[in-house]
Molecule: c-di-GMP-I riboswitch aptamer
Organism: Telmatocola sphagniphila
RNA sequence: GUUAAGGGCAAACUCGUCGCGAGGCGGGGGCGCAAAGCUGUGGGUCUGAUAGAUGCCGAGGGGGGUGUUUAUCAGACAGCCAGGCUGCCGAA
Numbered sequence: 001g002u003u004a005a006g007g008g009c010a011a012a013c014u015c016g017u018c019g020c021g022a023g024g025c026g027g028g029g030g031c032g033c034a035a036a037g038c039u040g041u042g043g044g045u046c047u048g049a050u051a052g053a054u055g056c057c058g059a060g061g062g063g064g065g066u067g068u069u070u071a072u073c074a075g076a077c078a079g080c081c082a083g084g085c086u087g088c089c090g091a092a
Base pairs, nucleotide, nucleotide: 001089008033009032013028014027015026016025017024018023031079037085038084039083041082042081043080044077045076046075047074048073049072050071051070052069053068054067055066056065057064
């Protein structure tokens, strides 16, 4: 590594498949990427369950529905930011 070369990865979308979900895996695709290789350790975002608080709707012996938010637990994202680990090619 700035127009050297050989190579690599693959966003959106889409098809198949797995998962309650966030999403994962495989095919097509190619926006981009010099670690867009690996790693959930810290932050962040997102999902599910439970509990608390609260808004709205409903009911008026009813205690249900739905949204927001906080906590806990279990997860997802490495192409959100840090940290850790590893590494191909080699022009002038």